[in-house]
RNA sequence: AGGGGCGUAGCACAACUGGCAGUGCGCCCGCCUCCAAAGCGGGAGGUUGCAGGUUCGAGUCCUGCCGCCCCUGCCA
Repeated sequence: AGGGGCGUAGCACAACUGGCAGUGCGCCCGCCUCCAAAGCGGGAGGUUGCAGGUUCGAGUCCUGCCGCCCCUGCCA
């Protein structure tokens, strides 16, 4: 340099054919307990990498850019 894949909550990942952004762990509060853990209940937490475009409607489709990973090649 060329090709491919990925980017969604603190972490790991879902989201079907474009149609209400969710699950587990973690965190906070409560219940339980002599206390704690475990268990149970509730809650907070999101610029869906960034900027545009298409559309009534975009995490999803299109374009550019950024970052990470893989493959190929070049220079040394």